[in-house]
Molecule: RNase P RNA; transfer RNA
Organism: uncultured Nemorincola sp.
RNA sequence: GGCUGGGUUAUCGCCUUUGUGAAAGCGAGGGAGGAAAGUCCGGACAGUGAAGAGCAGCGCACCACCUAACGGGUGGGGUUUCGGGCAACCGGGAUACAGAAAGUGCCACAGAAAAUAACCGCCUCAGUUCUAUAGCAGAAGCGAGGUAAGGGUGAAAAUGUAGGGUAAGAGCCUACGCGGGGUAUAGGUAACUAUACAACGGGGUAAACCUUGCGCACUGAAAUGCCAAAUAGGUGUACGAUUGAGGGUAGCUCGCCUGAUGUACACGGGUUGGCAGAUACAGGUGUUGUGCGAGCAACAUCGCAGAUAAAUGAUGACCGUCCCGGGACCAUACGGGAUUACAGGAUCCGGCUUAUAGGCU
RNA sequence: GGCGAGGUAGCUCAGUUGGUUAGAGCACAGGAUUCAUAACCCUGAGGUCGGGAGUUCAAAUCUCCUCCUCGCUACCA
Numbered sequence: 001g002g003c004u005g006g007g008u009u010a011u012c013g014c015c016u017u018u019g020u021g022a023a024a025g026c027g028a029g030g031g032a033g034g035a036a037a038g039u040c041c042g043g044a045c046a047g048u049g050a051a052g053a054g055c056a057g058c059g060c061a062c063c064a065c066c067u068a069a070c071g072g073g074u075g076g077g078g079u080u081u082c083g084g085g086c087a088a089c090c091g092g093g094a095u096a097c098a099g100a101a102a103g104u105g106c107c108a109c110a111g112a113a114a115a116u117a118a119c120c121g122c123c124u125c126a127g128u129u130c131u132a133u134a135g136c137a138g139a140a141g142c143g144a145g146g147u148a149a150g151g152g153u154g155a156a157a158a159u160g161u162a163g164g165g166u167a168a169g170a171g172c173c174u175a176c177g178c179g180g181g182g183u184a185u186a187g188g189u190a191a192c193u194a195u196a197c198a199a200c201g202g203g204g205u206a207a208a209c210c211u212u213g214c215g216c217a218c219u220g221a222a223a224u225g226c227c228a229a230a231u232a233g234g235u236g237u238a239c240g241a242u243u244g245a246g247g248g249u250a251g252c253u254c255g256c257c258u259g260a261u262g263u264a265c266a267c268g269g270g271u272u273g274g275c276a277g278a279u280a281c282a283g284g285u286g287u288u289g290u291g292c293g294a295g296c297a298a299c300a301u302c303g304c305a306g307a308u309a310a311a312u313g314a315u316g317a318c319c320g321u322c323c324c325g326g327g328a329c330c331a332u333a334c335g336g337g338a339u340u341a342c343a344g345g346a347u348c349c350g351g352c353u354u355a356u357a358g359g360c361u
Numbered sequence: 362g363g364c365g366a367g368g369u370a371g372c373u374c375a376g377u378u379g380g381u382u383a384g385a386g387c388a389c390a391g392g393a394u395u396c397a398u399a400a401c402c403c404u405g406a407g408g409u410c411g412g413g414a415g416u417u418c419a420a421a422u423c424u425c426c427u428c429c430u431c432g433c434u435a436c437c438a
Base pairs, nucleotide, nucleotide: 001361002360003359004358006319007318008317009316010315011314012313014031015030016029017028018027019026020025033342037353038352040351041350042349043348044347045220046219047218048217052254053253054252055251057216058215059214060213061212062076063075064074065073066072077097078095079094080093081092082091083090084089098211099210103209104208105205106204107203119151120150121147122146123145124144125143128140129139130138131137159177160176161175162174163173164172178201179200182197183196184195185194186193187192224276225275226274227273234267235266236265237264238263239262246258247257248256249255269437270436271435283302284301285300286299287298288297289296290295320339321338322337323336324335325334362434363433364432365431366430367429368428371387372386373385374384380418389405390404391403392402411427412426413425414424415423
C1' cells in the first nucleotide's frame, strides 16, 4: 500500500410495507457503509416563457485509450529521484509535464553589475607632473575609449575545455563537448526515440500578469409540478403608463420577448399540512468471450432502506475468528478472555480525498 | 440538503505587486513611585501565523489536501 470490516437465533424496543380487525391489537416481509463523511470534481434530473451575439469570467494543459462525463482511471513517453551494477543497463518511487526564443513585471540582502553588465584588474590613445638622459625611456595622477580572461558576492553572473588569435581580450576563429529548437531518414497510431546535416548560444519566475489551444449558459431537490388551509389584496417610499417604469435570458452591453388602477423595496398579515419529484437503474452478483489494461459485450439470476427532523438499538446463547494459560517448540483437547475501530443514509449515480480496532497479505 | 465568510501572542485585531526584525492595544512579569494599593512612567517575556504537502532562492501571503468556527437559505396573498 491492498483486501476484509463476522454469521445464525431468542427476548424486549424503534421505523416502514402489507394482511386481518370496528378498534386496541395480532400475523407476515424489509430496515446503512466501505467510506453513508468532506462537499473537492463530474454527470443524471428539474427549472429559467427562445442555453441569440459580443465582452468579461472560470476551468484544463505530454500522448493514446476507457467512460454518460470528469480535474477520474488504464497503458505508454519525457523529466527527476532512490537502490543495485565497473559499465551498458536493470528494478522501484514521484511527476500541476503547453509557451520565458510574443510582450510586461519582479528577482530582498550581498555584490561593480540581477539582464541595454566595467568596481578592482588588463590594454590603447591624448595630455600634465616628476625622475633620468645625447637620445630611446621609466613612474604617478587625470581624461577619452576598448575588454566579460582573473577577483570576490549571491539561490542564480552571460555555453565548458584546449589551441589559435589580439594592443589587451572576447564563439572572434577552430576542434571536441553541452543545450534547446530546425530539416532529412528510420521506428512508433501518437507523445517521443535513434542517426545524420547546417545554423544558433536567448539567466530564473507563468501555483506573477499574460499568450496559445480546448472546454464551460446559470441555478440546485429548500430545484420544480400539483392539491389543501389561512388573511388586512393593508401601510409607507420610489419609479412609471407607449417619448416604456419594471420583468425574463441568474455577470455587463446589445438584441429579442413581455409589459399597466402597474412595478420594486421596506414594514405589517397568514400557513408551519399533503402528494409527486423519490428509489428499477450509466443497478448488484455470477459465468463465458474479448482487450496488455482501465473496460466492453452476451447470457443467467437477484430486487437490496425510503424515513421527513428523521427508525435501523439493547441483552443473552451457539458457531466462527483472535489472544492468554498449564514453565522450551509443535499439534490436539480443555479452561479463561475479547469480538472492540472509523463512522452513520436524506434526490440518485461515477470518481477523488480523508478517517479506520483486529485479522489476512 | 445548498451557498458563503473566517482561523495571526492569554483576549481583541493589523499585516499585498511574496523579501528575512511578524506588529499594536488590553492582559502578564520585573523595576520605579507611594506609608500602602491603583493609575501614570521605564523595561521585558510570550507566536513555529489552525494542521500537512507543494511552487519559489525565499511563503502569514501563492496552489492543493485536511480540521475547526460562524453566518445565510421554507411557503402564500